[in-house]
């Protein structure tokens, strides 16, 4: 470094509910845990979703818990 254990310590938090922001996809805060070894961060490529338009598409957005990629990082057995 790869890797990721019925390991230890700690972390995050799906659905759903409440509040709030947004036309919306969704975001944020609180409750709550299905899960997660990057479920930390970044919309660069693809996918999906939303809004608009002059709709083979274009424009503006959302999603990092869809995949790839980039970047930073805790712990540590076996190999």
């Nucleotide at each position: 470094c790869c890797c990721g254990a019925c390991a230890a310590a700690g972390g995050c938090a799906a659905a759903c509910c409440c509040a709030u922001c947004g036309c919306g996809a969704g975001g944020u805060g609180g409750g709550g845990a299905c899960g997660c070894a990057a479920a930390g961060c970044c919309a660069g490529g693809g996918g999906u979703c939303u809004g608009g338009c002059c709709c083979u598409g274009c424009c503006a957005g959302a999603u990092a818990g869809c995949c790839c990629g980039g970047u930073u990082g805790c712990c540590g057995a076996a190999g």
A computed fold for a 79-nucleotide RNA from a Bacillota bacterium, annotated as c-di-GMP-I-GGC riboswitch aptamer. It was read from a public genome assembly, where an Rfam model found it. NCBI's taxonomy places the organism under Bacteria, Bacillati, Bacillota.